The RNA shown here (transfer RNA) has 74 nucleotides and comes from Devosia sp. DBB001. The sequence is in RNAcentral, with records from ENA and Rfam. RNAcentral records the identical sequence in 3 taxa.

RNA sequence: CGGAGUAUAGCGCAGCCUGGUAGCGCACCUGCUUCGGGAGCAGGGGGUCGCGUGUUCGAAUCACGCUACUCCGA
Numbered sequence: 001c002g003g004a005g006u007a008u009a010g011c012g013c014a015g016c017c018u019g020g021u022a023g024c025g026c027a028c029c030u031g032c033u034u035c036g037g038g039a040g041c042a043g044g045g046g047g048u049c050g051c052g053u054g055u056u057c058g059a060a061u062c063a064c065g066c067u068a069c070u071c072c073g074a
Base pairs, nucleotide, nucleotide: 001073002072003071004070005069006068007067010026011025012024013023020057028044029043030042031041032040050066051065052064053063054062
């Protein structure tokens, strides 16, 4: 320098192809249970969806540009 992939909650990921209320597990908080802890049960909180612009009634999803990381090639 060229090509490909990844970026979504504290952590690990799904959702993207086919635009229509942002989800799951773990973790966290509260309650029950227990002498206490753990486990279990019930409930709850947490997101500028990497950044910007555009398309659209509507964008995590489509288009373009950029950033970071990983891989391949030179």
Background: Its Rfam family is "tRNA". Rfam classes the family as a transfer RNA. Gene Ontology term of the family: triplet codon-amino acid adaptor activity.